[in-house]
Molecule: SAM riboswitch aptamer (S box leader)
Organism: uncultured Paenisporosarcina sp.
């Protein structure tokens, strides 16, 4: 690249270090009362394991393996449909797309 799944919960007044991040575009945040990164440290349970149903799959534990995460909903929209409208391309609901992360290929 695809293919499937998941997403409004959870998660540190700690060290180092020091200016920047929150995919993109727009907006809106966070950030020297310390960003990103890196070590500790913790959350959760996708893969894996375990235990019982059972059939290619359900519940359930556990957390010592592999990954992930620890501001905001994936911070919001960015497309299309319906809706409702004070008529402003505004607001709601729904699907998409795009990104993320697991797992297979």
């Nucleotide at each position: 690249u695809c293919u499937u799944a998941u997403a409004a919960a959870g998660a540190g007044a700690g060290g180092c270090u020091g200016a920047g991040g929150g995919a993109a575009g727009u907006g809106c945040c966070c950030g020297a009362u310390g960003a990103a990164g890196c070590c500790c440290g913790g959350c959760a349970a996708c893969c894996g394991u375990c235990a019982c149903a059972a059939u290619u799959u359900g519940u359930g534990a556990a957390a010592u393996g592999g990954u992930g995460c620890c501001a905001a909903a994936u911070c919001a929209c960015u497309c299309a449909a319906a809706g409702u409208u004070u008529a402003g391309u505004a607001c709601u609901u729904u699907g998409a797309a795009a990104g993320a992360u697991g797992a297979g290929a």